[in-house]
Molecule: transfer RNA
Organism: Candidatus Schekmanbacteria bacterium
RNA sequence: UGCGCCCGUAGCUCAGCUGGAUAGAGCGGCAGACUCCGGAUCUGCAGGCCGUGCGUUCGAAUCGCGCCGGGCGCAU
Numbered sequence: 001u002g003c004g005c006c007c008g009u010a011g012c013u014c015a016g017c018u019g020g021a022u023a024g025a026g027c028g029g030c031a032g033a034c035u036c037c038g039g040a041u042c043u044g045c046a047g048g049c050c051g052u053g054c055g056u057u058c059g060a061a062u063c064g065c066g067c068c069g070g071g072c073g074c075a076u
Base pairs, nucleotide, nucleotide: 001075002074003073004072005071006070007069008068011027012026013025014024020058029045030044031043032042033041051067052066053065054064055063
């Protein structure tokens, strides 16, 4: 440098990928309840439009192509 495969969703770890209607979980954060205080527990809330652009479609996190980033393998 080239080729192939996999991955890129909330602060973190991930699910969702047979296209379908308001995008989820756990942990973490904030508030409240409880407590003498804290922890634990319980309740609630905030937080992402799904790496990015284009395309296909009535409809895309989900399909296709390019690009960017990460990992693995092969080749020179």